[in-house]
Parts: sequence; C1' cells; structure tokens
RNA sequence: GACCGCUUAGCUCAGUUGGUUAGAGCAUCGCGUUUACAUCGCGGGGGUCGGGGGUUCGAAUCCCUCAGCGGUCA
Repeated sequence: GACCGCUUAGCUCAGUUGGUUAGAGCAUCGCGUUUACAUCGCGGGGGUCGGGGGUUCGAAUCCCUCAGCGGUCA
C1' cells in the first nucleotide's frame, strides 16, 4: 500500500437479510434466606447500537466517509 472481517450495557455476545418495546449471560445494586459468608430465589438500575453524513414514511440493519482493532497478500 491492496483486500477481507469486526465495532451493540462495565465484560462476553445475540439481533433470522428495514417496521412492534434494543435483548441474553456474567458483573453490579436492593430484598429474602444464613449467626455470618457463599449458594439459591425475587426484583431494580445501566445502551440512543464506534463518530459524521445520506437513502427511506421508517435504519443497530442499506449506502458513503472517518477512526480503532484483527487477519491475508505485497
């Protein structure tokens, strides 16, 4: 330098090829259980989907661009 893939909650990820309220597990907080801790049960908080722009009635999802990470080739 060329090409490919990824970027969604604190962490690991899903989201079925545009439409119903953005989800799961772990973590965290509260309550219960315990002498206490752990385990277990119930419940809560936390995200505008990497930044910007575009298409559309409607975008996490399609297009363009920038950034970061990983890989292949040179």
Transfer RNA from a Candidatus Roizmanbacteria bacterium, 74 nucleotides, folded computationally.
It matches the Rfam family "tRNA". By type it is a transfer RNA.
The coordinates come from a structure-prediction model, not an experiment, and the mean pLDDT is 81.
NCBI's taxonomy places the organism under Bacteria, Bacteria candidate phyla, Candidatus Roizmaniibacteriota.